Record summary
Model confidence (mean pLDDT): 83 of 100. The RNA shown here (SAM riboswitch aptamer (S box leader)) has 102 nucleotides. It was read from a public genome assembly, where an Rfam model found it. Its Rfam family is "SAM riboswitch aptamer (S box leader)". Rfam describes the family as follows. The SAM riboswitch is found upstream of a number of genes which code for proteins involved in methionine or cysteine biosynthesis in Gram-positive bacteria.

RNA sequence: CUCUUAUGAAGAGAGGUUGAGGGACUGGCCCUAUGACACCUCGGCAACCUAUCACACUUGAUACGGUGCCAAAUCCAGCGGAUUUAUUCCGACAGAUAAGAG
Numbered sequence: 001c002u003c004u005u006a007u008g009a010a011g012a013g014a015g016g017u018u019g020a021g022g023g024a025c026u027g028g029c030c031c032u033a034u035g036a037c038a039c040c041u042c043g044g045c046a047a048c049c050u051a052u053c054a055c056a057c058u059u060g061a062u063a064c065g066g067u068g069c070c071a072a073a074u075c076c077a078g079c080g081g082a083u084u085u086a087u088u089c090c091g092a093c094a095g096a097u098a099a100g101a102g
Base pairs, nucleotide, nucleotide: 001102002101003100004099005098006097007096013042014041015040016039017038021031022030023029025078026077027076028075043070044069045068048066049065051062052061053060054059074094079091080090081089082088
């Protein structure tokens, strides 16, 4: 990097360094000098993998370890279908994460 499978309206921030951008892309909307993004420290969330325990057929509890995450539904939409005054709903695509394979 590619493929397969699973998941997405829940949850969880302080300090330090730096100093203008950031929220994948496009459009919108939003965050941001009351300090963004990034990095570091500490903390936390979660439970995909792993481990232990219980249970009993794949369920629950815990969280030392491997990841991930800690503005907004994956921030909303984008393509298709149904519906409609406005709209709303469903599915796909894309993207993200995990596990596995090449």